Model confidence (mean pLDDT): 78 of 100. This is a predicted structure of a 90-nucleotide RNA (c-di-GMP-I riboswitch aptamer) from a Deltaproteobacteria bacterium. The sequence was found by an Rfam model in a public genome assembly. Of the family's consensus pairs, 86% are formed in the model.
[in-house]
């Protein structure tokens, strides 16, 4: 340099939106459709920190029905630690 023959893998998670039910005061959370996108977009909220809701609580006003504070509520598809794990090379 030519030619020949040859793996693994070939699947997993599911957004935003529809729908139907529960739970909740909301955030949000199930389930089923659905695909934006994700090598951890498996788990963990029991390192940390953003963010999100404000029921209870506390403030002050007021014949007001509002307001303003707050996480113990939620988000791990906000960053981020911990921890599991799949192919395949070195």
């Nucleotide at each position: 340099g030519u030619a020949a023959a040859g793996a693994a893998a070939g699947g997993g998670c599911a957004a935003a939106c529809c729908c139907g039910g529960g739970c909740g005061a909301a955030a949000g959370c199930c389930g089923g459709g659905g695909a934006c996108g994700c090598a951890a977009a498996g788990c963990u909220a029991u390192g940390g920190g953003g963010u999100c809701u404000a029921a209870a609580g506390c403030c002050a006003c007021a014949g007001g029905g509002g307001g303003g504070c707050c996480a113990u509520g939620a988000u791990c598809g906000c960053c981020a630690g911990g921890u599991u794990g799949c192919c395949g090379u070195c």